Overview: A computed fold for a 131-nucleotide RNA from Moorella mulderi DSM 14980, annotated as c-di-AMP riboswitch aptamer (ydaO/yuaA leader).

């Protein structure tokens, strides 16, 4: 350079929610990834049980003929990566308990649940064969 090949469950996919150590017991412990609380500097001015406020998560808002309908901020698939066209979908729930804005050091909490999508284009990677 060239020319074929991947297509999957011992794989994906949504999600912090994986891995490894033990004596495989535990209010266990690490690594790693996520969450919350905390100064000064900066911000902020209707909050002190009332128009209470906050938090996690993509799940916020708006409108209406308001047990719903409809848009919607913002999310997610579309197969080994990434952009891009098209397509297809979610747009929840659940904590905290009068309370917290960023916050450095410090403290402190999680590592669950629930599923089964592949169309086209350009880029780039894998493997197999050949010059």
């Nucleotide at each position: 350079c060239c020319a074929c090949c991947a297509g999957a469950a011992a794989c994906c996919c949504c999600g912090a929610a994986u891995u490894u150590c033990u004596u495989u017991u535990a209010c266990g412990a690490a690594a790693g990834c996520g969450g919350g609380g905390g100064a000064a500097c900066c911000a902020g001015u209707u909050u002190u049980u009332c128009c209470g406020g906050g938090g996690u998560u993509a799940a916020u808002c708006c409108a209406c003929u308001c047990g719903g309908u409809g848009g919607u901020a913002g999310g997610g698939c579309u197969a080994a990566c990434c952009u891009u066209c098209g397509g297809c979908c979610c747009g929840c729930a659940c904590c905290c308990g009068c309370c917290a804005g960023c916050u450095a050091a410090c403290c402190u909490c999680g590592c669950a649940g629930g599923c089964g999508u592949u169309g086209g284009a350009g880029g780039g990677g894998g493997g197999u064969g050949g010059a």